[in-house]
Annotation:
Predicted 3D model of a 1437-nucleotide RNA (small-subunit ribosomal RNA) from a metagenome.

RNA sequence: AAAACAUGCAAGUCGAACGAGAAAGUUCCUUCGGGGACAAGUACAGUGGCGCACGGGUGAGUAACACGUAGCUAACCUACCUUUAUGCUGGGGACAACUUCGGGAAACCGAAGCUAAUACCGAAUAGUAUAUAGGAGAUCACGGUCUCUUAUUUUAAAGCCUUCGGGCGCGUAGAGACGGGGCUGCGUUACAUUAGCUUGUUGGUAAGGUAACGGCUUACCAAGGCGACGAUGUAUAGCUGGUCUGAGAGGAUGAUCAGCCACACUGGGACUGGAUCACGGCCCAGACUCCCACGGGAGGCAGCAGUUGGGAAUAUUGGACAAUGGGAGAAAUCCUGAUCCAGCAAUGCCGCAUGUGUGAUGAAGGCCUUCGGGUCGUAAAGCACUUUCAGAAGGGAAGAAUAAAAUGACGGUACCUUCAGAAGAAGCACCGGCUAACUCCGUGCCAGCAGCCGCGGUAAUACGGAGGGUGCAAGCGUUGCUCGGAAUUAUUGGGCGUAAAGCGCGUGUAGGCGGCUAUUUAAGUCUGAUGUGAAAUCCCGGGGCUCAACCCCGGACGUGCAUUGGAUACUGAAUAGCUAGAGUACGAGAGGGGAGAGCGGAAUUCCUGGUGGAGGGGUGAAAUCCGUAGAUAUCAGGAGGAACAUCGAAAGCGAAGGCAGCUCUCUGGCUCGUAACUGACGCUCAGACGCGAAAGCGUGGGUAGCAAACAGGAUUAGAUACCCUGGUAGUCCACGCCCUAAACGAUGAAUACUAGUUGUCAGGCCUCCUAAUUGGCUUGGUAACGUAGCUAACGCGUUAAGUAUUCCGCCUGGGGACUACGGUCGCAAGAUUAAAACUCAAAGGAAUUGACGGGGGCCCGCACAAGCGGUGGAGCAUGUGGUUUAAUUCGAUAAUACGCGAAAAACCUUACCUGGGUUUGACAUCCCUGGCUAUCCUGUGAAAGCAGGAGUUCUCUUCGGAGACCAGGUGACAGGUGCUGCAUGGCUGUCGUCAGCUCGUGUUGUGAGAUGUUGGGUUAAGUCCCGCAACGAGCGCAACCCCUAUCACUAGUUACCAUCAUUAAGUUGGGCACUCUAGUGAGACCGCUAGGCUAUAAGCCAGAGGAAGGUGGGGAUGACGUCAAGUCCUCAUGGCCCUUACAUCCAGGGCUACACACGUGCUACAAUGGGGCGUACAAUGCGUUGCUAGGCCGCGAGGUCAUGCUAAUCGCAAAAAGCGCUCCUCAGUUCGGAUUGGAGUCUGCAACUCGACUCCAUGAAGUCGGAAUCGCUAGUAAUCGCGGAUCAGAAUGCCGCGGUGAAUACGUUCUCGGGCCUUGUACACACCGCCCGUCACACCAUGGGAGUUGGUCGUACUUGAAGUCGUUGAGCGAACCCUUCGGGGGCGCAGGCGCCUAUGGUAUGGUCGAUGACUGGGGUGAAGUCGUAACAAGGUA
Repeated sequence: AAAACAUGCAAGUCGAACGAGAAAGUUCCUUCGGGGACAAGUACAGUGGCGCACGGGUGAGUAACACGUAGCUAACCUACCUUUAUGCUGGGGACAACUUCGGGAAACCGAAGCUAAUACCGAAUAGUAUAUAGGAGAUCACGGUCUCUUAUUUUAAAGCCUUCGGGCGCGUAGAGACGGGGCUGCGUUACAUUAGCUUGUUGGUAAGGUAACGGCUUACCAAGGCGACGAUGUAUAGCUGGUCUGAGAGGAUGAUCAGCCACACUGGGACUGGAUCACGGCCCAGACUCCCACGGGAGGCAGCAGUUGGGAAUAUUGGACAAUGGGAGAAAUCCUGAUCCAGCAAUGCCGCAUGUGUGAUGAAGGCCUUCGGGUCGUAAAGCACUUUCAGAAGGGAAGAAUAAAAUGACGGUACCUUCAGAAGAAGCACCGGCUAACUCCGUGCCAGCAGCCGCGGUAAUACGGAGGGUGCAAGCGUUGCUCGGAAUUAUUGGGCGUAAAGCGCGUGUAGGCGGCUAUUUAAGUCUGAUGUGAAAUCCCGGGGCUCAACCCCGGACGUGCAUUGGAUACUGAAUAGCUAGAGUACGAGAGGGGAGAGCGGAAUUCCUGGUGGAGGGGUGAAAUCCGUAGAUAUCAGGAGGAACAUCGAAAGCGAAGGCAGCUCUCUGGCUCGUAACUGACGCUCAGACGCGAAAGCGUGGGUAGCAAACAGGAUUAGAUACCCUGGUAGUCCACGCCCUAAACGAUGAAUACUAGUUGUCAGGCCUCCUAAUUGGCUUGGUAACGUAGCUAACGCGUUAAGUAUUCCGCCUGGGGACUACGGUCGCAAGAUUAAAACUCAAAGGAAUUGACGGGGGCCCGCACAAGCGGUGGAGCAUGUGGUUUAAUUCGAUAAUACGCGAAAAACCUUACCUGGGUUUGACAUCCCUGGCUAUCCUGUGAAAGCAGGAGUUCUCUUCGGAGACCAGGUGACAGGUGCUGCAUGGCUGUCGUCAGCUCGUGUUGUGAGAUGUUGGGUUAAGUCCCGCAACGAGCGCAACCCCUAUCACUAGUUACCAUCAUUAAGUUGGGCACUCUAGUGAGACCGCUAGGCUAUAAGCCAGAGGAAGGUGGGGAUGACGUCAAGUCCUCAUGGCCCUUACAUCCAGGGCUACACACGUGCUACAAUGGGGCGUACAAUGCGUUGCUAGGCCGCGAGGUCAUGCUAAUCGCAAAAAGCGCUCCUCAGUUCGGAUUGGAGUCUGCAACUCGACUCCAUGAAGUCGGAAUCGCUAGUAAUCGCGGAUCAGAAUGCCGCGGUGAAUACGUUCUCGGGCCUUGUACACACCGCCCGUCACACCAUGGGAGUUGGUCGUACUUGAAGUCGUUGAGCGAACCCUUCGGGGGCGCAGGCGCCUAUGGUAUGGUCGAUGACUGGGGUGAAGUCGUAACAAGGUA
């Protein structure tokens, strides 16, 4: 890839313009060498004419009068065609072809000779043609044009055919038609990071040139011309009718068809011609390809096919001139890859078919399943029909024109008829939401999907497959592009306080816009008419192909442009006026407005002197620092610089930045009042100009205080910070730069209109009533609230962010990027203008609900504080981690795991390990067979088991059998403490017994939501009261329930005993009073108080009474929810996994290990104690496989005999601390009891690993415990003992019981947790949050870069092909003229020279790309490093 092209074809024709003129073949003759006739005046070629400038292709170039549209050409041309007029007389000389010769490989060329014409050349004739010089008329805006006319000059022609009638052709002149040339208005892409361009450039005169105007060209003269209404440059692009889309306005586009333009390998050039600077012509140069005999030649598919190449990708080297059209010709004809047809491609549009009816055992099969069934599904099969298309056969067009005949590539095609048979004919995408359509299996953050959001980490409707479904259908889906949706570029139709967006502010030019009245005009505007707006397309109405697509006819449309007639409200223009805008004048007024000069006091610091004598200073605390050389402090005097307290303010002034002691000088603006003057002079403002905080820069001064940098001291893990001590630039002045700020009201300027209320500043007017340092009205500023309206909300609201108008500026997702490059400015720092690649699916605003805060307020809690006692240190017990091991089973593991699951591991338990066994199984159901089972014994073995023996007694019965049980067999199944608590149920922990969590209706807000539930009080409490756009209600709180404290009633045995009797003894009689037991009740409710406080409420305080007083004490009771909290090993359960094993049985071992670390406890360290003796008082409970009185034995654990009790009866059972007496006297002890040795007891098949207890002996650590930390507010802590569950045995644990019995609470600052309100938030997995930057690594795009390299555009010089033009032309040449016939002239040609010029070369620039060691930043990237900058007061706002 406007890349290169093999091969064939695509433009020829005319013998009626002309000369010449074959051959094959047939035939005749022949002397056999040949000749003649036909072929044939044919073919080929030549002269000449016309055509080849059409038709066909392509879109490279072109941003242009190229195109579109409307005009002009009085500045022009037009072959062929039509028409009018008039001619075509008479001569001449050549050149091809041909012949001969020569050169060459070829292409082709040269020389000599012959020849014709409608070829060529003179002459004649001619007009309205040409040129020159005039005259008259008409027309005209001006040049001018037209008609008539006088004189002179120049210029024409061709013949052919004939049926002899004529026909064709040729010349001149006029007209027409067709086609073209030229000029003009308007329209026609992007970039200003392209702002200046231009020398034939702009104009004139003259000449040349052209068909024609013109700097088109040349000479001379002048110095112009274009440009912000975008010149020049760069990039891109053929333009239009139309096409696609859109409601339209628009946006995108320019295939097919049609009009125009441009191009023809690249560049230049002319020739011919009516027309070309010519696709299938010529010349030259260049690149490429081919031929070659190396000397030279040939070529141009962007014509039709076709080839190679490139590419994601695009067809046959077909048929025919039958039709339509074109060329030539008088014609017949010939040519025509134009065209008409066929072929290939579902590429598009349109139509049609793949069947129709019936058919339920709802078949088989697939899929799903809750296992019942459902679904594919009337679908199929079956039965009855139909036959389009395809297939076969028969017939068979129109397109064909004409008087008739002949002529069809398509094509035996369209169409018609007949035949056979449901026969040959359905796919693609999708099924998470958007978006119509769902299940199973597989996979397991893998494989993969994905337009966006997002799916996938073991139950995936999202991946892959299947079944089913949905949508389209001979198509379906994907990709790319365009428009739409997108009001997301907004003319129609957007915005700019906080989302992106008002220039920092002013002055002001161009531009835009502009007050009232009148007249004129008619440019804009409105309206009528005319012309045009090609056809096709779109639209409407008809018609033709069976319908449709498609085609034909008619109409309408074409919103535009031009010409012309009219209208005059508005705008414009012109003229004349006005005063309401604007300005001036005069009279008053306020002010930190600006500039300069002078003056002042207080304070800081420094210096001098005095007093004085040890510290000062500084901080969270310190230190550096100053000070006995006298500081700090204090007094006096002096120096110097900077800033101006109070007044002072929502205040004032200024355009903004900004402006503050006082006085003077100069000066700008503003306000009020009067209404004298001007008479629209106005508003806004691109560019331009000026001003412009702080910091910074330059020069020169100045420097008290403060203070970047810097130094030191602290802090800290570090601390290049925050804090402290010092300290230089700077801050100050003068002059000159810089030109930026959160330069903010985050709100451009101007004008008008649209409720009010209140304050304040500067003025004016009125004061009858109110009022008198005030009241009302009014103008201009400045503030607070607020109506309507606006706003996403917040909010704004006469000082608008309301309603309108005018003008300017600016915005268009986040990042990259307030950046790069380029330009401008600057001394520099830098400022200004300002992208792209790449990357993300967000970034952002306002508000809401939560959560959080080293935010605030209120309140609560053994939360702190006040106390008491502990833990942390010791020894031991127990649990955990770790380690070890064959195994040390598993789980719990911040609070909320760790004396937890486990209310109890020697075996069992037991799940773990080792070893030995079993396989329908230890256990369940079903089926089959057999048996009658119990039990005992023997062998072997560690046992399980295996082998064998003895044994024969289950229940019911209709006697058949059935049931239970056992054994064997078979397969369905059993079994699993295997996995997943992140698939689950149930249960539980925690926040938290905290006071909260919600709903209905209503109201409110665009909405999320709010209100209620907030507020004022109060409470233990969302408890109650009051208020309130809320009114009610629910779950929680409280109460109802249990225990306990008081009393009453009932009832008295096994409990009790006051009175009576009795005993050793409530032992017994008796009693039911009391205690007690256990059932029913009462009681307490702020109920009462002339109490106090409060709001007269709720309630609080106090008091009375009362057993008890303000929920009396304790328990049970745990809202909505949170922690994917815990538990698949209690149980249940989905899914997955194992099935001679991950199941099951047995023996032994392990769970009890031990360098160590932690939690929870026990015992202690002693004298408030320890030991001994004596002695007093409980309650809850438990007991027949049990508790056991009592006696005896043993030091004792216990043993033995024996009794009572199935328990208010008997027993465990002794309570202990306590009290009394006594010893010990501060010590490692008469404390403490670990450890170890010995001897025993008990339980149990069995105490070795591995039990508890007893006795004797031994007598460790430990002298009150670091940092830290726990519990407790009253019958509580502390202390003392008792009981129970589990359990054969085995508690310092756990669960209960009673005895003795304190201290303290000022209070809420702090710690922790919680509740309510409020505030901030960049958090919402919710602070264990979010998040920033460097560094390291990987990848990506990009800037700079010594350079290297290429494209493109210039400039200067040079080169100078072909060619036109000019000049020369001593050479050459037929036509005409002259001639003395020798020649000469004229004309022409070759050649030479010159101008111009393609290309090439040299040099030097601009611009655009590619590449480049190295380098800069940027972006992206599951788990990197360092810190913690920001978000809360983010811990220094």